[in-house]
């Protein structure tokens, strides 16, 4: 140097044949339960979807370019 996948709340991920508010478990918080703790219920916060840019009535999706991160080839 050349290929190919990947980046989504604090953690693990889905969601990618464009179109309803971006959702899942775990955590974190309130409260209920208990003497209490854990478990169980119930609820509430947390995301400018990896940075920038174009396409489009509409972009997490789809194209360009940059940036990390894994594999593989030389």
């Nucleotide at each position: 140097g050349g290929g190919c996948a990947c980046u989504u709340g604090g953690c693990g991920c889905a969601g990618u044949u464009g179109g309803u508010u971006a959702g899942c478990g775990c955590g974190a918080c309130u409260g209920g339960u208990u003497u209490a703790c854990a478990u169980c219920c119930a609820g509430u916060a947390g995301g400018u979807c990896a940075g920038g840019g174009g396409u489009u009535c509409a972009a997490a999706u789809c194209c360009c370019u940059u940036a990390g991160u894994g594999c593989c080839c030389a």
Predicted 3D model of a 74-nucleotide RNA (transfer RNA) from Candidatus Kuenenbacteria bacterium CG10_big_fil_rev_8_21_14_0_10_36_11. Rfam family: tRNA. By type it is a transfer RNA. The prediction has a mean pLDDT of 80. Taxonomically the source falls in Candidatus Kueneniibacteriota (Bacteria, Bacteria candidate phyla).